[in-house]
Context: one part of a larger RNA
RNA sequence: UGACGGGGACCCGCACAACCGGUGGAGCGUGUGGUUCAAUUCGAGACGAAACGAAGAACCUCACCAGGGCUUGACAUGCUAUCGUACAUUUCCCUAGAAAUAGGGAGAAAUCCGCAAGGAUGAUAGCACAGGUGCUGCAUGGCUGUCGUCAGCUCGUGCCGUGAGGUGUUCCCUUAAGUGGGGAAACGAGCGCAACCCCUGUCUAAUGUUACAUAUUCAUUAGAGACUGCCCCAUUUUUUGGGGAGGAAGGAGGGGAAGACGUCAAGUCAGCACGGCCCUUAUGCCCUGGGCCACACACACACUACAAUGGCGAAGAACAACGAGCCGCAAGCCGGCAACGGCAGGCAAAUCUCUGAAAUUUCGCCUCAGUUCAGAUUGGAGGCUGCAACUCGCCUCCAUGAAGUCGGAAUCGGUAGUAAUCGCGGAUCAGCAAGCCGCGGUGAAUACGUUCUCGGGUCUUGUACA
Numbered sequence: 001u002g003a004c005g006g007g008g009a010c011c012c013g014c015a016c017a018a019c020c021g022g023u024g025g026a027g028c029g030u031g032u033g034g035u036u037c038a039a040u041u042c043g044a045g046a047c048g049a050a051a052c053g054a055a056g057a058a059c060c061u062c063a064c065c066a067g068g069g070c071u072u073g074a075c076a077u078g079c080u081a082u083c084g085u086a087c088a089u090u091u092c093c094c095u096a097g098a099a100a101u102a103g104g105g106a107g108a109a110a111u112c113c114g115c116a117a118g119g120a121u122g123a124u125a126g127c128a129c130a131g132g133u134g135c136u137g138c139a140u141g142g143c144u145g146u147c148g149u150c151a152g153c154u155c156g157u158g159c160c161g162u163g164a165g166g167u168g169u170u171c172c173c174u175u176a177a178g179u180g181g182g183g184a185a186a187c188g189a190g191c192g193c194a195a196c197c198c199c200u201g202u203c204u205a206a207u208g209u210u211a212c213a214u215a216u217u218c219a220u221u222a223g224a225g226a227c228u229g230c231c232c233c234a235u236u237u238u239u240u241g242g243g244g245a246g247g248a249a250g251g252a253g254g255g256g257a258a259g260a261c262g263u264c265a266a267g268u269c270a271g272c273a274c275g276g277c278c279c280u281u282a283u284g285c286c287c288u289g290g291g292c293c294a295c296a297c298a299c300a301c302a303c304u305a306c307a308a309u310g311g312c313g314a315a316g317a318a319c320a321a322c323g324a325g326c327c328g329c330a331a332g333c334c335g336g337c338a339a340c341g342g343c344a345g346g347c348a349a350a351u352c353u354c355u356g357a358a359a360u361u362u363c364g365c366c367u368c369a370g371u372u373c374a375g376a377u378u379g380g381a382g383g384c385u386g387c388a389a390c391u392c393g394c395c396u397c398c399a400u401g402a403a404g405u406c407g408g409a410a411u412c413g414g415u416a417g418u419a420a421u422c423g424c425g426g427a428u429c430a431g432c433a434a435g436c437c438g439c440g441g442u443g444a445a446u447a448c449g450u451u452c453u454c455g456g457g458u459c460u461u462g463u464a465c466a
Base pairs, nucleotide, nucleotide: 001466002465003463004462005461007460008459009458010457011456012455013454015450016449019414020413021412022411023410026304027303029301030300031299032298033297034295035294042053043052064290065289066288067287068286069285070284073129077128078127079126080125081124082123083122089108090107091106092105093104094103095102096101111120112119113118131279132278134277135276136275140273141272142268143267144266145264147262152191153190154189155188156187157186158167159166160165171182172181173180197256198255199254200253202224203223204222205221206220207219208218227250230244231243232242233241234240306407310366311365312364313363314362315361317360323354324353325352328347329346332343333342334341335340373404378399379398380397381396382395383394384393420442421441422440423439424438425437426436
């Protein structure tokens, strides 16, 4: 000087407390461990791994396994030789085959320079080489997590100290803040804080294509507005704090983006790049099939429930926002109980479509029961996508109707348009969402307080630690 302390003082945070809703019990989905397996590819491991990489595992993906094949190779560059109107390329057929591929046949058919020879593209053979999701994240770059949006981390000169180093950055007041003020051997400065950026809340002006019209709504653009500006009180005059008026908004209005010096040899060689090592008729490449989907069990994250603040039926009884759309979104009509199918208007979209949201409201039934709760499981019949739904997709209808009556110890989220609850959209995507990312609707309760738990900050103290 740090680090540490079941030392001290002060301060902060949904950290505790108060309140609301969950998880832990059930069924199901997903991930992980374990086990099994020919293979169940690999990585991630307290917080900070476990609906994580994966924003889509039937084939492909794919890295795994079994089997069948290839060896200058699926891909790149160069050299040599040969061919060069054909052995480029491509379509079809036949044979063998699971396919890859091999053999055969037929058709289509090509460019440029050049009179030509010859050459380029191309093919074959050979040589250099390719290739590797093989290893090392403890050789690395880049990116990321975390402490933590915590308020810290440093430098120049000066001063102090033999020196390590200190001072500044400590102290007092204050702040969300090393934020600001005062004092002070310090004076300044940098990275952080704040501000500049985006969204949102109010108003003004202009503009208005998308039936017509126009005031509003709305949209786009440009401005205004909030600064403790005004009043009162407290404080030390400065600042700061408390209250009030006006105001759409008040003391950072709300939210986002933005993450200092560093820590964890944290994570990633499987996104990419890259050093070294290893494989080279295989650890490379192609294909068929299987696997990643297994199942005595254990954990994690979700979904659906256990019901009456409910369930079911009916009533076109209402009211959104964000988005997406041409290999697309599809109105409408017809068929079908339905999933869906057939025909088909409009729309490259403020125009048309997805799209009449659901919770909610009104009326009726159910009357506390394993039920008109709950929907797992299973049987049957169908629909859709796709070369193909057996392993292993989603959806519909009929039947079936399991566990479950609010969950032990323990544990999580949330301070306001939040929690809770309700539906809607999008990415990925042929198809597939209980996951993810967004959107709006309805809309609470509680916070005495900082003793305690956890994490963090400043000062101080002890230390046999560095």
Molecule: small-subunit ribosomal RNA, 3' major domain
Organism: uncultured soil bacterium